[in-house]
RNA sequence: GGCUCUGUGGUGCAAUGGAUAGCACAUUGGAUUGCUAUUGGUUUGUGUCAGAUGAAAUUCAAAGAUUGUGGGUUCAAGUCUCACCAGAGUCA
Numbered sequence: 001g002g003c004u005c006u007g008u009g010g011u012g013c014a015a016u017g018g019a020u021a022g023c024a025c026a027u028u029g030g031a032u033u034g035c036u037a038u039u040g041g042u043u044u045g046u047g048u049c050a051g052a053u054g055a056a057a058u059u060c061a062a063a064g065a066u067u068g069u070g071g072g073u074u075c076a077a078g079u080c081u082c083a084c085c086a087g088a089g090u091c092a
Stems, first nucleotide, its partner, number of pairs: 001091007010025004018075001027062007035054001039050004068084005
């Protein structure tokens, strides 16, 4: 340098040219159920009861994207097309 593929919330992935671009994880908030530090009640004592502002599980909800950039086609583009940018692969 030529060719091919990829680029979508913080992360990983969906979305046949057509409804408000969905899902999981993560984040934030609520609810429920256990556990527990400190402390307190009780006991001669071991224990037992209470018990977060802490940790966990389940569950509900919220927030978070001008779909790599800029054009074009179209009634309508994440999707088709052109150029460029970034990354990966391949050929010389």

Transfer RNA from Maylandia zebra, 92 nucleotides, folded computationally. Taxonomically the source falls in Maylandia zebra complex (Eukaryota, Gnathostomata, Euteleosteomorpha, Neoteleostei). The RNAcentral record of the sequence draws on Rfam. Its Rfam family is "tRNA". By type it is a transfer RNA.